[in-house]
C1' cells in the first nucleotide's frame, strides 16, 4: 500500500410518526423526529421479490395475463468510500 475483517475513535445516514408540497396511486421532495444502519453511499443495466396504476381476454366478484410505474432501509449483484485494533 492492497484485500479481508469490524474493536476503538472522529463523524455520517435517518425508520415509524407529524407538517408542507408533488403524484390517480405505490411513492417522492423539504422540515421536524430517531427505529435502526459498517456502506441505510450510488446503480432497477442484469436475476429474484413485494407494491401501485391501466388494459382487453378467460372469468363475470376476485384472480390469472400483458403493459407502464414504485421500493436499493427486501435481496442477489456491480461501483465508489472514512478509520485501522485483533
Nucleotide at each position: 500500500u492492497c484485500c479481508a475483517c469490524g474493536a476503538a475513535a472522529a463523524g455520517g445516514c435517518a425508520a415509524a410518526c407529524c407538517c408542507g408540497c408533488c403524484g390517480c396511486g405505490a411513492g417522492g421532495c423539504g422540515g421536524g423526529g430517531a427505529c435502526g444502519c459498517a456502506a441505510a453511499g450510488c446503480c432497477c443495466a442484469c436475476g429474484g421479490g413485494c407494491c401501485u396504476c391501466u388494459c382487453g381476454c378467460u372469468a363475470g366478484g376476485u384472480a390469472g395475463g400483458a403493459g407502464a410505474g414504485g421500493c436499493g432501509g427486501c435481496c442477489g449483484g456491480g461501483c465508489c468510500a472514512c478509520c485501522g485494533a485483533a
This is a predicted structure of an 86-nucleotide RNA (c-di-GMP-I riboswitch aptamer) from Rubrobacter sp. Rfam family: c-di-GMP-I riboswitch aptamer. The family has 155 seed sequences and 5,092 matches in Rfam 15.1. Rfam's curators write: GEMM was predicted in a large-scale screen for bacterial structured RNA regulatory elements. NCBI's taxonomy places the organism under Bacteria, Bacillati, Actinomycetota, Rubrobacterales, Rubrobacter.